[in-house]
RNA sequence: GCCCCUGUAGCUCAGCGGUAGAGCGGCAGUUUCGUAAACUGCAGGUCACGCGUUCAAGUCGCGUCAGGGGCU
Numbered sequence: 001g002c003c004c005c006u007g008u009a010g011c012u013c014a015g016c017g018g019u020a021g022a023g024c025g026g027c028a029g030u031u032u033c034g035u036a037a038a039c040u041g042c043a044g045g046u047c048a049c050g051c052g053u054u055c056a057a058g059u060c061g062c063g064u065c066a067g068g069g070g071c072u
Base pairs, nucleotide, nucleotide: 001071002070003069004068005067006066007065010024011023012022013021018055026042027041028040029039030038048064049063050062051061052060
C1' cells in the first nucleotide's frame, strides 16, 4: 500500500427497512434473625462519526475514525 471482518446499555452479544432487546452487572423491593441464593420491579442507549437513498435507516450506499485478520 491492497483486501476482508467488526464497532448497538457498565461487560458479552442479538437485532427481515417499520416500537432498540437479551444475559451478566447496578439499584429498589419481597423473602430471612442476618447474609447469600431465589423471585419481582426499575434505571441505564448521540446504535463510532459525517453525508446520502427512502414516507421511514441500528439495518442500504459513500466517506472518515478505531480495533482485529490476511496479502505484498
Predicted 3D model of a 72-nucleotide RNA (transfer RNA) from a Candidatus Woesearchaeota archaeon.
Rfam family: tRNA.
The sequence is in RNAcentral, with records from ENA.
Its mean pLDDT, the model's own confidence on a scale to 100, is 84.
The source organism's lineage runs through Archaea, Nanobdellati and Candidatus Woesearchaeota.